[in-house]
Parts: sequence; C1' cells; structure tokens
RNA sequence: AUAGAUCGCUAGGGUUCCGGUAAAUUGAUUCUGAUUUACGACUGGUCCGAGAGCAAUCGACCUUCUCCAGAAGGUUACACGGCGGGAUAAAAGCCCGGGAGA
Repeated sequence: AUAGAUCGCUAGGGUUCCGGUAAAUUGAUUCUGAUUUACGACUGGUCCGAGAGCAAUCGACCUUCUCCAGAAGGUUACACGGCGGGAUAAAAGCCCGGGAGA
C1' cells in the first nucleotide's frame, strides 16, 4: 500500500423454504392423513460463505527458445487482530475490513 480479477468448492454459519422432531386440533378408521404452533441445545437438502482456506482460469512480471507471430518453464511473497455496526429470513472466517489496535 499499490499487495490483481473471475469462477467453483471447503472450514464455518444460521433458519425464509423443503425435510425432521414434538405438542395441540381435526378427519378418517385403528394407523395414517391434514392444519396450527414450537424446536437449529434437528446429523440434513436449498441458502450465505472466507484478505489472512483450497483449486482452476485469466491477468501481471521474469527467463529461455523463436519462423517475431507466438511457445515452454517459473514467480505472484507475507499477513496477529478486537469491540461495535450493516445486509438478508437469520447468522457467520459475509460487508464496513489487509479498518481500529498490535
């Protein structure tokens, strides 16, 4: 600080929707259906999701080769971190934020 961009995924995250569980009501017929409420102290599906996680592609730079248009190889380092606030249904390693501070 200028420390690149995009996409996919993961750690993680909650609860709109789906599913799950429980209770009540109700129908039916005797074990199942419907509705409502509650529960994320429900492993889940959908969903959110990393600057300091992973991978890919592109970009940038360096070296070599070269028919001068490109090709091959390589580099892209390091990164402790609140409180608080914001979005969404909600929360978060999301955003403020490589912020404050150290």
Overview: This is a predicted structure of a 102-nucleotide RNA (Guanidine-I riboswitch aptamer) from a marine eukaryotic metagenome. The RNAcentral record of the sequence draws on MGnify. Its mean pLDDT, the model's own confidence on a scale to 100, is 81. The model forms 100% of the base pairs in the Rfam consensus.